[in-house]
Context: one part of a larger RNA
RNA sequence: UUGGGUUUAAAGGGAGCGUAGGCCGUGGGUUAAGUGUGUUGUGAAAUCCGGUUGCUCAACAUCCGGUUUGCAGCGCAUACUGUCCCACUUGAGUGCGCACAACGCAGGCGGAAUUCGUCGUGUAGCGGUGAAAUGCUUAGAUAUGACGAGGAACCCCGAUUGCGAAGGCAGCUUGCGGGAGCGCAACUGACGCUUAAGCUCGAAGGUGCGGGUAUCAAACAGGAUUAGAUACCCUGGUAGUCCGCACGGUAAACGAUGGAUGCCCGCUGUUUGCCCUAUUUUGGGCAUGCGGCCAAGCGAAAGCAUUAAGCAUCCCACCUGGGGAGUACGCCGGCAACGGUGAAACUC
Repeated sequence: UUGGGUUUAAAGGGAGCGUAGGCCGUGGGUUAAGUGUGUUGUGAAAUCCGGUUGCUCAACAUCCGGUUUGCAGCGCAUACUGUCCCACUUGAGUGCGCACAACGCAGGCGGAAUUCGUCGUGUAGCGGUGAAAUGCUUAGAUAUGACGAGGAACCCCGAUUGCGAAGGCAGCUUGCGGGAGCGCAACUGACGCUUAAGCUCGAAGGUGCGGGUAUCAAACAGGAUUAGAUACCCUGGUAGUCCGCACGGUAAACGAUGGAUGCCCGCUGUUUGCCCUAUUUUGGGCAUGCGGCCAAGCGAAAGCAUUAAGCAUCCCACCUGGGGAGUACGCCGGCAACGGUGAAACUC
């Protein structure tokens, strides 16, 4: 490279935006670059193929024809691809109306609980465990009541619920910003899809500077357990956990399933909106998202099954036996930690 693949066997980039590139709706016209066809030139000879002739035959040799799938010129064809022009509306977008959500950012407010402080009540234990001990406590603890401080998280509602591109998002409220959905069919008229490079976002942990520190808690200390116990259990406890700014850029970043479009039996639940019907109730339908079960089909099977892993098209990413190894070296990025890219020898 060809072929074959990527839920679980190796393999979907963590996610989005997006440049080049690739691909691209309907009708009519234009052109004839691609495409098809005819012809001309050229495509050395030898070789090769077919035939003739010559060595008694053959090998061999001579001659004639062909092949030489290519390139170029000229002519013709115009379905498809391309160019240019005109038009269209169903793709895409805009508008108007309705309604939705834990979507983002910033501010304000609230109650419960933990801890701590002060005061009151009260007295000998509390705490902890499998059992204990370390620990706290007559300088009055634990318990209980009142008041106060401060930080962090938001019980119930709460749900196969909702929103977001992913990471993720949950007390209430205000402001700002963004978004999908439904209905109308007024406007634009292919403005689209995908996307190497690039840019942006990206849980937890980590890093720098500044703040904050209630809880929990790596490290650490002590008590236990044990043959030992650098652990599991217990008592403490610092980074961290929280906030601001900046860096880092990884996860079982998972649906282990890239994105887009179209097509293909059904049943059932639910979110949001709309329509018809009924009107105290209801029933039916359409679109939209989220679930469950199944036909065909697919699949090695498990299973998937209109939210496909079915049937197709387009674009990107990735895989090619196990170990060595996501290592070494080099390069790029980073304050560092480390990240990205990423082999070979050897071995089975």
Predicted 3D model of a 348-nucleotide part of an RNA (small-subunit ribosomal RNA, central domain) from an uncultured bacterium.
The RNAcentral record of the full RNA draws on ENA and SILVA.
Its Rfam family is "Bacterial small subunit ribosomal RNA".
The prediction has a mean pLDDT of 87.